[in-house]
RNA sequence: UGGGACCUUCGGGUUGUCGCGGUGUGGCUUGACUGCAUCGAGGAAAGUCCGAGCACCAUAGGGUAGUAUGCUGGUUAACGGCCAGGCGGGGGAACCCGACGGCAAGUGCAACAGAGAGUAGACCGCCGAACUCGCGUUUUCGAGCGUGGGUGGUAAGGGUGAAAGGGUGGGGUAAGAGCCCACCAGCACGAGUAGCAAUACACGUGGCUGGGUAAACCCCAUACGGUGCAAGACUAAAUAGGGAAACAUGACAUCCUUGCGGUGUCGAGAAGUGACCCGCUUCUGGUUUCCGGGUAAGUCGCUUGAGGGGGUCGGUAACGGCCUUCCCAGAUGAAUGACAACCGGCUCGUUUCGGCGAGUUACAGGACUCGGCUUAUAGAAGGUCCCACGUC
Numbered sequence: 001u002g003g004g005a006c007c008u009u010c011g012g013g014u015u016g017u018c019g020c021g022g023u024g025u026g027g028c029u030u031g032a033c034u035g036c037a038u039c040g041a042g043g044a045a046a047g048u049c050c051g052a053g054c055a056c057c058a059u060a061g062g063g064u065a066g067u068a069u070g071c072u073g074g075u076u077a078a079c080g081g082c083c084a085g086g087c088g089g090g091g092g093a094a095c096c097c098g099a100c101g102g103c104a105a106g107u108g109c110a111a112c113a114g115a116g117a118g119u120a121g122a123c124c125g126c127c128g129a130a131c132u133c134g135c136g137u138u139u140u141c142g143a144g145c146g147u148g149g150g151u152g153g154u155a156a157g158g159g160u161g162a163a164a165g166g167g168u169g170g171g172g173u174a175a176g177a178g179c180c181c182a183c184c185a186g187c188a189c190g191a192g193u194a195g196c197a198a199u200a201c202a203c204g205u206g207g208c209u210g211g212g213u214a215a216a217c218c219c220c221a222u223a224c225g226g227u228g229c230a231a232g233a234c235u236a237a238a239u240a241g242g243g244a245a246a247c248a249u250g251a252c253a254u255c256c257u258u259g260c261g262g263u264g265u266c267g268a269g270a271a272g273u274g275a276c277c278c279g280c281u282u283c284u285g286g287u288u289u290c291c292g293g294g295u296a297a298g299u300c301g302c303u304u305g306a307g308g309g310g311g312u313c314g315g316u317a318a319c320g321g322c323c324u325u326c327c328c329a330g331a332u333g334a335a336u337g338a339c340a341a342c343c344g345g346c347u348c349g350u351u352u353c354g355g356c357g358a359g360u361u362a363c364a365g366g367a368c369u370c371g372g373c374u375u376a377u378a379g380a381a382g383g384u385c386c387c388a389c390g391u392c
Stems, first nucleotide, its partner, number of pairs: 001388010012343007020040008028031001042363001046374002049372005054228004061278004066224005071085005086100001087098004101219002106217002108213002123158002125154003130151009166184006185209002187206004192201003232300004242291006250266006256259001268284006307326008344361007
């Protein structure tokens, strides 16, 4: 100097005129009025994907299903987040990604090709030791040699395939094969070092060698009530504690006014409790159909918080402790806007290098609050690291 990786901050400013909402404080003509002061959108307010605070169901749980997460440690109110590490993958590197427990518990799935795709094999080859047939030849007439075939042996070579029965080398064999051996890889068992751990490293014994897939079903471990501010609370007002029909209405005891009456117990039923079952609570009638009335208002919830800034201590970090300081929207068809001028940034053109001209200035607007994740984003500034080239 150039290219790249990661992190952080800002994301327009000033003045003037007019126009908005909250709070406080006055004025007077007490009004939907008016003066002054002060505050007034985001890094994502978006998505509604996770987690919670809070409110109500509610009083009580247990089991089954279901859902979610899935390496280890830390952090947090909690999380599927974040930080650090391990393992695996990508990259030359800085760094980035990971849906990261288990396939020797079980059940599935993998077209076609191929002999065979997992209690998985013989197509082309190789052999001809053992048994046997044919032909040729030799013969010491026992049989031998060569060759072709059969029964048979084989899985080292070749082929098919994304993937094929651990790998390399040697011995052995009729030819071969962990059949045996050496080394290597995996696996099982054993003990060791480092580390909180996940793991890593090295060692011993054993020929044990059983591929892939779980964001396939499944198994294992852990966690889990629901609904949600349109939650919910209060006040005011108003109506009708409505009307009709059908079905159905157990047992026992007791009371009296002796009635399809009242009361109690058991039973039964209904409602509620995220699904289902059991349990629990409340109620006493229940089921079905038709007609009909009220409620849309106001106040609260509603912004002082797991809050922001600064300093300091602990920690690799995420984050936490202590001290100090600040109050930063609370609207309700829904406020912060419009106009003008100047400046800033970026792009292009031009230049006498002072400047000039033109265009443009991102993504995008709260509604109970907060911690995250994901997505969109013109441009500007800063820091750390990696690589290449050059110079000293």
This is a predicted structure of a 392-nucleotide RNA (Bacterial RNase P class A) from a Holophagae bacterium. The coordinates come from a structure-prediction model, not an experiment, and the mean pLDDT is 78. NCBI's taxonomy places the organism under Bacteria, Pseudomonadati, Acidobacteriota, Holophagae.